[in-house]
RNA sequence: UUCAACGGGAGCAGACGAUCGCUGGUGCCACCUUCGGGGGGCGCGAGAGGAAAGUCCGAGCUUCGCAGGGCAGGAUGCCGGGUAACGCCCGGUGGGGGUGACCCCGAGGAAAGUGCCACAGAAAACAAACCGCCCGCUGCGGCGUGCCGCAGGCGGGUAAGGGUGAAAUGGUGGGGUAAGAGCCCACCGCGCCCCCGGUGACGGGGGUGGCAGGGUAAACCCCAUCCGAAGCAAGACCGCAUAGGGAGGCGAUGUCGCGCGGCUCACUCUGAGUCGGCGACGAGAGAGCGGCCCGCUCGAGUCUCCGGGUAGGUUGCUCGAGGACGUCGGCAACGGCGUCCCUAGAUGAAUGAUCGUCCGCGCCGCACGGGGCGACCCGGCGGCGCCUACAAAACUCGGCUUACAACCCGUUGGACCGA
RNA sequence: UGCACGGUAGCCAAGUGGCAAGGCAACCGACUGUUAAUCGGUACAUCGCAGGUUCGAUCCCUGCCCGUGCAG
Numbered sequence: 001u002u003c004a005a006c007g008g009g010a011g012c013a014g015a016c017g018a019u020c021g022c023u024g025g026u027g028c029c030a031c032c033u034u035c036g037g038g039g040g041g042c043g044c045g046a047g048a049g050g051a052a053a054g055u056c057c058g059a060g061c062u063u064c065g066c067a068g069g070g071c072a073g074g075a076u077g078c079c080g081g082g083u084a085a086c087g088c089c090c091g092g093u094g095g096g097g098g099u100g101a102c103c104c105c106g107a108g109g110a111a112a113g114u115g116c117c118a119c120a121g122a123a124a125a126c127a128a129a130c131c132g133c134c135c136g137c138u139g140c141g142g143c144g145u146g147c148c149g150c151a152g153g154c155g156g157g158u159a160a161g162g163g164u165g166a167a168a169u170g171g172u173g174g175g176g177u178a179a180g181a182g183c184c185c186a187c188c189g190c191g192c193c194c195c196c197g198g199u200g201a202c203g204g205g206g207g208u209g210g211c212a213g214g215g216u217a218a219a220c221c222c223c224a225u226c227c228g229a230a231g232c233a234a235g236a237c238c239g240c241a242u243a244g245g246g247a248g249g250c251g252a253u254g255u256c257g258c259g260c261g262g263c264u265c266a267c268u269c270u271g272a273g274u275c276g277g278c279g280a281c282g283a284g285a286g287a288g289c290g291g292c293c294c295g296c297u298c299g300a301g302u303c304u305c306c307g308g309g310u311a312g313g314u315u316g317c318u319c320g321a322g323g324a325c326g327u328c329g330g331c332a333a334c335g336g337c338g339u340c341c342c343u344a345g346a347u348g349a350a351u352g353a354u355c356g357u358c359c360g361c362g363c364c365g366c367a368c369g370g371g372g373c374g375a376c377c378c379g380g381c382g383g384c385g386c387c388u389a390c391a392a393a394a395c396u397c398g399g400c401u402u403a404c405a406a407c408c409c410g411u412u413g414g415a416c417c418g419a
Numbered sequence: 420u421g422c423a424c425g426g427u428a429g430c431c432a433a434g435u436g437g438c439a440a441g442g443c444a445a446c447c448g449a450c451u452g453u454u455a456a457u458c459g460g461u462a463c464a465u466c467g468c469a470g471g472u473u474c475g476a477u478c479c480c481u482g483c484c485c486g487u488g489c490a491g
Base pairs, nucleotide, nucleotide: 001415002414003413004412005411006410007409008408009407011404014358015357016356017355018354019353020352022047023046025044026043027042028041029040031038032037049390053401054400056399057398058397059396060395061231062230063229064228068294069293070292071291073227074226075225076224077223078092079091080090081089082088093107094105095104096103097102108222109221113220114219115216116215117214130162131161132158133157134156135155136154137153138151139150140149141148142147143146170188171187172186173185174184175183189211190209191208192207193206194205195204196203197202235315236314237313238312245306246305247304248303249302250301254281255280256279257278258277260276261275262274263273264272265271266270286298287297288296322341323340324339325338326337327336328335329334360386361385362384363383364382365381366380368379369378370377371376420490421489422488423487424486425485426484429443430442431441437474445461446460447459448458449457467483468482469481470480471479
């Protein structure tokens, strides 16, 4: 110098102008009015994003028996910090990947218990002897007559070697042994104890134990911490509607008392029966009730389906854990202080269309011009592609994830050039 | 806008850690004069896509893509 990679930034229609529109706000002007308001004209100013997306986490806000108990359920999981909060962010520890810049990690517990580990393999979990190796006995053969060889019949030892598997009870080397084995030793690994450093995860050093129960917790589970549920179609107000029906399910209506009321019968005072009222006790489908139970309250009708009616407006609605700049503290995330700014609120859903002028960008090639010591760069010409990516608010924030053309900055690696 | 559920052969659909059932449709054969029905056989699956956990994933976890339903 160039190419690639990595990390970060930024990403409003390419820019400007004109004309015609759209949605809020605001000022003025007349008009209509049932006096509450309504639509209209003119002017001024404003009008999508870094992800507005996916709706994956955390909050604000609102409603509901959250704010009585228990069970169930969900989430997170090395350490320290940040934050309103988080499963997010920052800084570390340990592990892994890359030549490197740098990147990634659901990284508590398998020694509480349970489950699973197909096929293959002798054996897959309080281990195990298939082949092999070794010892003894037995049988057979040979001869040099107590040795050798063979068989593999019987009994045992052995986890070194072979073989199976994803995984076979520490690894390598040496000693040792009949053959072997932490049986013994050295180094490595591992467990326990002590010391030192660190807030801590952890790191370093020393001692000690021959080494103990393989994997799986994104299987159940255990431990620690946290969590009431639903969502702006939440919710509030105004207006309108809620007429009358059909089918089916489940349902207590009981006892006693009363100087209470009506009716009937008999009638001398009054008595009996019945219907209702009140009170007490009991029963009670269902509802409040939101995963379940207990518990509490209401309770005579209630639940499901079909069918019928209404489908308008206002508010919540944008000033908020807000943004920009400066400064201080902190490695950083972030926090403190000061000054300044107000920046869409639509509801079938606005933020657009047309015209004009001017800009281009990337890649490849060149026997062209200029610059540089050079690698190369800039311009010109020709060709190809792109002529603007991903995509657009819907209650509001903080994050994550995913999509993305061209651009800017830094770092690393390769190639080339100069010294 | 918010919330819930699903994706397995051409169609329907089971399977929820260990070679992915079954039915319809398709193809071949038998029966029949022919067709249908019936009987026998054959083939058809990147389990929506990409990562991860695990020895092993349709199944467990995460992220995307596509589709369906509900609401006052």
Predicted 3D model of RNase P RNA and transfer RNA as a complex of 491 nucleotides. The coordinates come from a structure-prediction model, not an experiment, and the mean pLDDT is 75. It holds a member of the Rfam family "Bacterial RNase P class A". Rfam classes the family as a ribozyme.